[in-house]
Transfer RNA from a Planctomycetota bacterium, 70 nucleotides, folded computationally.
It matches the Rfam family "tRNA". By type it is a transfer RNA. Its family is annotated with triplet codon-amino acid adaptor activity in the Gene Ontology.
NCBI's taxonomy places the organism under Bacteria, Pseudomonadati, Planctomycetota.
RNA sequence: GCCCCGUAGCUCAGUGGAGAGCAGCUGCGUCACAGGCAGUUGGCCGCGGGUUCGACUCCCGCCGGGGCCA
Repeated sequence: GCCCCGUAGCUCAGUGGAGAGCAGCUGCGUCACAGGCAGUUGGCCGCGGGUUCGACUCCCGCCGGGGCCA
């Protein structure tokens, strides 16, 4: 210098108007637990700015992680 990644506690999807699985919590059930079933909590989407009615998404800069070249 170039490329990729950063979204829930974890692993990740996301195409301009935020999701899944697991985990957690409550209940059912059991003598009790596990499994199973039902319900439910949890995010200022790495940070700052710009465009837009509206930005995780598009543009610019920065920070962090990984890789390539020298």